[in-house]
RNA sequence: GAUAUCCAUCGCCAAUCCUGCUGUGAAGCAGGUGCGGAAAGUCACGGGUCUUGACUGCAACUGUAAGACAGCCGGAUUGCCCCC
Numbered sequence: 001g002a003u004a005u006c007c008a009u010c011g012c013c014a015a016u017c018c019u020g021c022u023g024u025g026a027a028g029c030a031g032g033u034g035c036g037g038a039a040a041g042u043c044a045c046g047g048g049u050c051u052u053g054a055c056u057g058c059a060a061c062u063g064u065a066a067g068a069c070a071g072c073c074g075g076a077u078u079g080c081c082c083c084c
Base pairs, nucleotide, nucleotide: 012037013036017032018031019030020029021028022027035071041077042076043075045074046073047072048069049068050067051066052065054064055063
């Protein structure tokens, strides 16, 4: 440094649900739970899904715009163990 994840480390993260708090909301944070994951570490760059206080529109799951999701996919980037 590249690929892989057999060995090895026995440690890590935490779906869902419950409780509390924040937010108009998607959702987020904390505690418990433990579905699952070898990057389920980090980043909103591309695609995708979702939200709507405001503006727009006669109306519309309209449009503009601003947000949410990294455990939806891709990409970027960092780390642990073992071996070469």

About this RNA
This is a predicted structure of an 84-nucleotide RNA (c-di-GMP-I riboswitch aptamer) from Methylomonas subterranea. Lineage of the source: Bacteria > Pseudomonadota > Gammaproteobacteria > Methylococcales > Methylomonas. The coordinates come from a structure-prediction model, not an experiment, and the mean pLDDT is 80.